The RNA shown here (transfer RNA) has 73 nucleotides and comes from a Phycisphaerales bacterium. The coordinates come from a structure-prediction model, not an experiment, and the mean pLDDT is 83. The organism belongs to Phycisphaerales, within Bacteria. The sequence is in RNAcentral, with records from ENA. It matches the Rfam family "tRNA".

[in-house]
RNA sequence: GGCAACUUAGAGCUGUUGGUAGAGCAGCGCAUUGAAAAUGCGCGGGUCCGCGGUUCAAGUCCGCGAGUUGCCA
Numbered sequence: 001g002g003c004a005a006c007u008u009a010g011a012g013c014u015g016u017u018g019g020u021a022g023a024g025c026a027g028c029g030c031a032u033u034g035a036a037a038a039u040g041c042g043c044g045g046g047u048c049c050g051c052g053g054u055u056c057a058a059g060u061c062c063g064c065g066a067g068u069u070g071c072c073a
Base pairs, nucleotide, nucleotide: 001072002071003070004069005068006067007066010025013022019056027043028042029041030040031039049065050064051063052062053061
C1' cells in the first nucleotide's frame, strides 16, 4: 500500500424482512444471615464509532472518514 471482517449498556454479546433497543454478567437497593457468601425480588444505566445520503421511518440499506483484528504485498 491492497482486500476482508468487526465497532450497540461498565465489559463480553443478541438484535429476523428497516418500524422508535434487549437478556445474562457486573453495579445499586431490599429480603435472607450473628456477620458474610450463595440465593430470591426490584432498580438504574445506551444520541447503537463519526458525518452525509436513501426512506414516512435507519442499529439495520448506500457513500466517505476513524479505530481494531486478520490476510496479501